[in-house]
Context: one part of a larger RNA
RNA sequence: GAUCGAUCGCUGGCGGCGUGGCUAAAACAUGCAAGUCGCACGGAAAGGUCCGUCUAGUUUACUAGUUGGACACUCGAGUGGCGAAAGGGUGAGGAAUACAUGGGUAAUGUACCCUGGACUUGAGGACAGCCCGGAGAAAUCCGGGUUAAUACUCGAUGAGACCACAGUGCCUCAUGGCACAGCGGUCAAAGGCGGGGAUCCCUUCGGGGACCUGUCGGUCUGGGAGCGGCCCAUGCCCUAUCAGCUUGUUGGUGAGGUAACGGCUCACCAAGGCAACGACGGGUACCGGGACUGAGAGGUUGACCCGGCGCAUCGGGACUGAGACACUGCCCGGACUCCUACGGGAGGCUGCAGUAACGAAUAUUCCGCAAUGGGCGAAAGCCUGACGGAGCGACGCCGCGUGCAGGAUGAAGCCCCUCGGGGUGUAAACUGCUGUCAGGGACUACCAAGCAACGAGGGCUAAUAUCCCUCUGCGUUGAGGAUUCCCAAAGGAAGCCACGGCUAACUUCGUGCCAGCAGCCGCGGUAAGACGAAGGUGGCUAGCGUUGUUC
Numbered sequence: 001g002a003u004c005g006a007u008c009g010c011u012g013g014c015g016g017c018g019u020g021g022c023u024a025a026a027a028c029a030u031g032c033a034a035g036u037c038g039c040a041c042g043g044a045a046a047g048g049u050c051c052g053u054c055u056a057g058u059u060u061a062c063u064a065g066u067u068g069g070a071c072a073c074u075c076g077a078g079u080g081g082c083g084a085a086a087g088g089g090u091g092a093g094g095a096a097u098a099c100a101u102g103g104g105u106a107a108u109g110u111a112c113c114c115u116g117g118a119c120u121u122g123a124g125g126a127c128a129g130c131c132c133g134g135a136g137a138a139a140u141c142c143g144g145g146u147u148a149a150u151a152c153u154c155g156a157u158g159a160g161a162c163c164a165c166a167g168u169g170c171c172u173c174a175u176g177g178c179a180c181a182g183c184g185g186u187c188a189a190a191g192g193c194g195g196g197g198a199u200c201c202c203u204u205c206g207g208g209g210a211c212c213u214g215u216c217g218g219u220c221u222g223g224g225a226g227c228g229g230c231c232c233a234u235g236c237c238c239u240a241u242c243a244g245c246u247u248g249u250u251g252g253u254g255a256g257g258u259a260a261c262g263g264c265u266c267a268c269c270a271a272g273g274c275a276a277c278g279a280c281g282g283g284u285a286c287c288g289g290g291a292c293u294g295a296g297a298g299g300u301u302g303a304c305c306c307g308g309c310g311c312a313u314c315g316g317g318a319c320u321g322a323g324a325c326a327c328u329g330c331c332c333g334g335a336c337u338c339c340u341a342c343g344g345g346a347g348g349c350u351g352c353a354g355u356a357a358c359g360a361a362u363a364u365u366c367c368g369c370a371a372u373g374g375g376c377g378a379a380a381g382c383c384u385g386a387c388g389g390a391g392c393g394a395c396g397c398c399g400c401g402u403g404c405a406g407g408a409u410g411a412a413g414c415c416c417c418u419c420g421g422g423g424u425g426u427a428a429a430c431u432g433c434u435g436u437c438a439g440g441g442a443c444u445a446c447c448a449a450g451c452a453a454c455g456a457g458g459g460c461u462a463a464u465a466u467c468c469c470u471c472u473g474c475g476u477u478g479a480g481g482a483u484u485c486c487c488a489a490a491g492g493a494a495g496c497c498a499c500g501g502c503u504a505a506c507u508u509c510g511u512g513c514c515a516g517c518a519g520c521c522g523c524g525g526u527a528a529g530a531c532g533a534a535g536g537u538g539g540c541u542a543g544c545g546u547u548g549u550u551c
Base pairs, nucleotide, nucleotide: 001551002550004548006547008545009544010543013400014399015398016397017396018395019393020392021358027355028354030353031352032351035082036081037080040079041078043075044074047073048071049070050069051068052067054065055064056063057062089311090310091309099235100234101233102232103231104230105229108228109227110226113224114223115222116221117220118219119218120217121155122154123153124152130145131144132143133142134141135140161186162185163184165182167180168179169178170177171176191216192215193214194213195212196211199210200209201208202207237283238282239281244274245273246272249271250270251269252268253267254266255265256264286308287307288306289305290301291300292299293298313334314333315332316331317330336347337346338345339344364390366389367388368387372386373384374383375382376381403433404432405431406430413424414423415422416421437492439487440486441485442484444482446481447480450476451475455471456470457469458468459467495540496539497538498537499536500521501520502519506535507534508533509532510531516523517522
């Protein structure tokens, strides 16, 4: 000199963009942070609409209430599907099963998405819900009956998709891989919604079904994209006052296990494996892109943003699932907190706010799904403390303002003085002007992309129906911000530190080795340019100084 997630002191007008628990990975009151689908299903607790009964107001009409039914507009709870493994937080642990870079997988997985092929057939029995009964303070649980499905089960058909046997060709680094083709064996499915002219079947004569068709699905299988799993090499802090370490240890055979290779696990066999190029032990630490500094080399660092990893009260475990050993799932054990009828139960903010605690120190129990993105849904839409915004803090960077021009041999006040004068100082007053920001009012471009009526064209089709695609676009969506115009008005807006040398800037008074200053040298014991005050001066400026940190 530069830097900062900063602290403290004095001071403080505005805006933009950032940023804000570094300490206790210590504990948490309260609210919210993951739901959605009625176009999978049986249904009807609440609401709505319609039809009736009764009552009150009342001239009919109508309004309010009561009660019964229908519809399925809608929908509590339930079955079922998808999501909940993402997004969000944090850095305890971990020195290598991490991360970074480059490779390998002929040893591998993949829901949703894209694309190719084939199929979508016949039957059955339950369990929730509901009804009845029971236990319990509660959490919750038990027994009996009954019911639907895209839930569950069985059957049919089926292709190298898989398995076994036996081949051909091509390729390869070995086990082997790819393509073609033979015989045998194994394995599948689910329907929903919409439209329709003939024909046929059933009919309670309302209609339903077969059949045709559109769309969203379902099953088997090939390929792709994206995302993973595993393996290898290299790099990756301090310590030798840590020198030897190791028995599933190192290798083999066989078996099990996994999506997959492998001591990953097990039985048996052999005695190996690592280490001064630092094994093993101890300490410390998330890693990288990057950040700060520096001419560079280097040193320090890993807050915010992005990628990866680990974790979710502490420890362990599996279940479900395409995917977890799962932050707001389950089970067990520990600590802690809460409820209890004492028998037994409930909980997990290292999500967003917020509380108390700790600390030098770090914010609102805010608004909105309008935008971007995510989940579900055919869609409308619903959910989203992700996100978009606003609030608080000069915490940082940047920008703007606190007026501009004129104005005296120069007011007053204050300070110094050799008492002549000098300084503050064009500074003020005064005159003229301007209108940034803040304040008040009005207005509307923009942040809007979307959704979408009617209509037009095209495709599918037996179809002028439905559905799908494209165009047009009636109408409609802004939490918050912002533009422009008008009004008024110099009005509301300057401080902090220093002045002995380093180091820009000096005098007077007070004090008297006292009180005090101080980064270093050093000042202060009666004229202190170094302490305190005043005047003046210098520096920076909405900041200035101090302390701490790194270079």
The part of an RNA shown here (small-subunit ribosomal RNA, 5' domain) has 551 nucleotides and comes from a metagenome. The RNAcentral record of the full RNA draws on SILVA. Model confidence (mean pLDDT): 81 of 100.